[in-house]
RNA sequence: GCCGCGACACCGUCGAAUCCGCCUCAGCGCGGAGCCGGGGACCCCACCAUCUGGGGUGAAUCCGCACCUGACCACACCUGGUCACGCGUGCCGUAGGGCGACUUCCAAGCCCGAACCCGUCAGCUGACCCGGUAGGCGGUAUGGAAGCGAAAG
Numbered sequence: 001g002c003c004g005c006g007a008c009a010c011c012g013u014c015g016a017a018u019c020c021g022c023c024u025c026a027g028c029g030c031g032g033a034g035c036c037g038g039g040g041a042c043c044c045c046a047c048c049a050u051c052u053g054g055g056g057u058g059a060a061u062c063c064g065c066a067c068c069u070g071a072c073c074a075c076a077c078c079u080g081g082u083c084a085c086g087c088g089u090g091c092c093g094u095a096g097g098g099c100g101a102c103u104u105c106c107a108a109g110c111c112c113g114a115a116c117c118c119g120u121c122a123g124c125u126g127a128c129c130c131g132g133u134a135g136g137c138g139g140u141a142u143g144g145a146a147g148c149g150a151a152a153g
Stems, first nucleotide, its partner, number of pairs: 010139005018033005034133006044123001053121001054118004062093001064091004068086001069084006096112004102147006148153001
């Protein structure tokens, strides 16, 4: 000097997931505000639904191909073909979603396109009722227009 890893602080980012107060030696715990989600009338919608169960949070849906599983047919064997099922696996895409560091819009570029829950049950829905307030990732950050600003930005 370069690269990698870890801790703390600060900043940024996905997300509702932040702030304040009390209790407690600490921890556990409790309450409030803000934000978020679910249930729940008339009216409206629906004329159907109810094992092919149904539904919820979320951007996270859907298609195609291949493999796997089972059955059938052909064949001496290798193997080939057809059909069906699937909370399956893999690949290529995709509805949709995020970043793009003062803010907004646009663009280059880079990503995600999961997971979980309810438990036979729920359309919308006022009053009302019931919950959540986690976790993860990154760090000097490209360009144009407009705006804000004393400037930095």
Molecule: c-di-AMP riboswitch aptamer (ydaO/yuaA leader)
Organism: Streptosporangiaceae bacterium NEAU-GS5